[in-house]
Molecule: SAM riboswitch aptamer (S box leader)
Organism: Paradesertivirga mongoliensis
């Protein structure tokens, strides 16, 4: 980097560096920032995809089912993936505008292939 599947309205900050923009790309909105955003690097924490001590149930066994965060691999840690967008489907409507919902595409992230 490509491909599949799953998740993505829940949850979680301090110290130190650095110094100007940052929220993924384009566009708009709207927000974050010198009371230092963003980012890096220590720690700590969230969460539970991978794993998993142990615990329950079942079973002759091998196992299977549920549960669980000590410890490991990864993730996160303003705001729904900040928020709409172009395409389709539904309902509302005289209407291709508007609306109100869905799926899709993108995106992140994990997990298995390659």
């Nucleotide at each position: 980097g490509a491909u599949u599947u799953a998740u993505a309205a829940a949850g979680a900050a301090g110290c130190g560096g650095u110094g100007a923009g940052a929220g993924a790309a384009c566009a708009g909105g709207c927000u974050c920032c010198a009371g230092g955003a963003c980012c890096c690097g220590c720690u700590g924490a969230c969460a539970a995809c991978c794993u998993a001590a142990c615990c329950g149930g079942u079973a002759u066994u091998c196992g299977c089912c549920g549960g669980a965060a000590a410890a490991g691999g990864u993730g996160c840690c303003a705001a729904a993936u900040c928020c709409u967008g172009c395409u389709c489907c539904c309902g509302g409507a005289a209407a291709c505008a508007c609306c109100g919902g869905g799926a899709a595409a993108a995106u992140a992230u994990a997990a298995a292939u390659u």